Notes
The prediction has a mean pLDDT of 84. This is a predicted structure of a 494-nucleotide part of an RNA (small-subunit ribosomal RNA, 5' domain) from an uncultured bacterium.
Context: one part of a larger RNA
């Protein structure tokens, strides 16, 4: 030189867009992050819109956080066959019946947290029959296998079940690549391959019985140390070296360690056990609790931020909608921590002023710099006037299409209504130069010099070296020189 998630030192005007706990996967005080539906059902309660508790549906396996672990059940990549279906689209059906049970009501217990007895009831909750489009096993014959209703006058609409097909995700297998150690040279009994049954939504020693003795390895097994991969990011002419913040894509984790349960997905970060460390409550019997979600605290460190607004937009969840909820997400706030961008004024002005420096005492530098005239008017200040991001939806008018319909429904017009960010961009106006420049460096490499001070003291350094009485190398000065809201140092890399 050039790069940084940087940090420290002096210094600081403003605006954009990005970024901000690399250290302790150390601990958490507190608020918040996953709800939803009454158009599934019951029950309390209100005057009434509606609230509240319980069953039941659907989500909570997204989305966001983090790199602890892993050197390969991880990624990249190029393939592969034997799997799954919340959602779409086709097709066919959606008959009958019947048992509970929570909310509730009466009581026990228990500090609490709960827990427990009895009694009633309700479904799209659970069960049983029936049907077989169709699906499944089987050569066949036959066997086996399912449903729920609900709002609306109605029309229809939203579902139910059961199967194919599509998307799109997801499990699984297989080849290739993927860090350093040989002062790691032999590893390996479900190990390796076959039968056979199990289990899985599926292949498979995945698991068991049994049989056989194999498999791996100097092309580096086994062992160890380090590390989350990948797009990509920094340097470089190139090769190539280094790093894995931000963003996107995977993958692993959720206090540790181990386990299933619901479900279409989990062996589940704000779910359940069990176990252990820790913390809190406790009437000492016995309980509760997980920030590596957002902010925050408190430790640790050289070091990293608000206990802020909104759901208006963009995307999710529930829901026929209205709309409810979203610390995801939009916007704010802090921090020169990076990058851009602009500003501190402009032209004139020689008595070359005063002041300072230097001097050969003649001068000379600073310096047109400044004072003083004339202008300008960016940013900041004040003052007014003010956005875009909004379209959907959802009301009420118009006519059209479909219809028996002036119902619904489908596009379309019109009109109303919705904005955190914000009274902020931005526009106009007002006054004034008025509010706004520092840092390092000057012996060489390296642009820039004299003066005093000090005397191998003090001190200075990246390297060569400066200092012992005329130091351009240490200290102050004045001058010069680079850079400029910012300038050194310092750490990492190329």
């Nucleotide at each position: 030189g050039g790069a940084u998630g940087a940090a420290c030192g002096c210094u600081g005007g403003c605006g954009g867009c990005g970024u901000g706990c690399c250290u302790a996967a150390g601990a958490c005080a507190u608020g918040c992050a996953a709800g939803u539906c009454g158009a599934g059902u019951g029950g309390g309660u209100u005057u009434a819109g509606g609230c509240c508790c319980a069953c039941g549906g659907c989500g909570a396996a997204c989305g966001g956080g983090u790199g602890a672990g892993u050197a390969a059940u991880a990624c990249c990549u190029a393939g592969g066959a034997a799997c799954u279906u919340u959602c779409u689209u086709u097709a066919a059906g959606u008959g009958g019946a019947a048992c509970a049970u929570a909310a509730c009501c009466a009581g026990u217990c228990g500090a609490a947290a709960g827990a427990u007895u009895g009694g009633a009831u309700a479904a799209u909750a659970u069960u049983c029959c029936a049907u077989g489009u169709g699906g499944c096993c089987g050569c066949a014959a036959g066997g086996c296998u399912a449903a729920a209703g609900u709002c609306g006058c109605a029309a229809g609409a939203c579902g139910c079940u059961u199967a194919a097909a599509g998307u799109g995700a997801g499990g699984c297998c297989u080849g290739g690549g993927c860090a350093c150690c040989a002062u790691c040279a032999g590893c390996u009994a479900g190990u390796u391959g076959g039968u056979a049954a199990g289990g899985u939504a599926a292949u498979g020693g995945c698991u068991u019985a049994c049989c056989a003795a194999g498999g791996c390895u100097a092309u580096g097994a086994c062992g160890g140390u380090u590390a989350g991969g990948g797009g990509c990011c920094c340097c470089g002419a190139g090769a190539g070296g280094g790093g894995a913040a931000a963003c996107c894509c995977c993958c692993a984790c959720a206090c540790u360690g181990g386990a299933a349960c619901u479900g279409c997905g989990a062996c589940a970060c704000g779910g359940u056990c069990c176990a252990g460390a820790c913390u809190c409550c406790u009437a000492c019997g016995g309980g509760a609790g997980g920030c590596a979600g957002c902010a925050g605290u408190u430790u640790g460190g050289a070091a990293u931020u608000u206990u802020g607004c909104a759901c208006a937009a963009u995307g999710g969840g529930c829901g026929c909608a209205a709309g409810c909820c979203u610390g995801a997400u939009g916007g704010a706030g802090c921090g020169a921590c990076g990058c851009c961008g602009c500003g501190u004024g402009g032209g004139g002005g020689a008595u070359g002023a005063a002041g300072g420096g230097c001097u050969u005492c003649g001068g000379u530098c600073c310096g047109u710099a400044a004072a003083c005239c004339c202008c300008u008017g960016u940013c900041a200040u004040u003052u007014g006037c003010g956005a875009a991001c909004a379209a959907a939806g959802c009301u009420g008018c118009u006519g059209g299409c479909c219809u028996a319909a002036u119902a619904c429904g489908c596009a379309a017009g019109u009109a109303g209504u919705u904005g955190a960010u914000a009274g902020u961009a931005g526009c106009a106006a007002a006054a004034g130069a008025g509010g706004a420049a520092g840092g390092g460096a000057c012996g060489g490499c390296u642009a820039a010099c004299u003066c005093u001070g000090u005397g191998c003291c003090a001190g200075c350094a990246g390297c060569c070296g400066c200092g012992g009485u005329a130091a351009u190398a240490c200290a102050g000065a004045g001058g010069u020189c680079c850079c400029a809201a910012g300038c050194g140092u310092u750490g990492u890399u190329c």